[in-house]
RNA sequence: GCCUCGGUAGCUCAGCAGGUAGAGCAUGCGACUGUUAAUCGCAGGGUCAGAGGUUCGAGUCCUCUCCGAGGCG
Numbered sequence: 001g002c003c004u005c006g007g008u009a010g011c012u013c014a015g016c017a018g019g020u021a022g023a024g025c026a027u028g029c030g031a032c033u034g035u036u037a038a039u040c041g042c043a044g045g046g047u048c049a050g051a052g053g054u055u056c057g058a059g060u061c062c063u064c065u066c067c068g069a070g071g072c073g
Base pairs, nucleotide, nucleotide: 001072002071003070004069005068006067007066010025011024012023013022019056027043028042029041030040031039049065050064051063052062053061
């Protein structure tokens, strides 16, 4: 230098023919319990790495850039 994969909630990840951003764990609150734990319920939490473009509409498609992993030279 080139190629491939990845970057989405505090963490681990899903979301793939473009159409409301989700799960588990964690956190807070509540129920239950003599108390804790466990269990169950509810809630908060996101500029989808950044910037542009296409589109009525982009996490998703296109371009450039940044970061991580792997490969080739």

The RNA shown here (transfer RNA) has 73 nucleotides and comes from a Candidatus Pacearchaeota archaeon. Rfam family: tRNA. It is annotated as a transfer RNA. The prediction has a mean pLDDT of 82.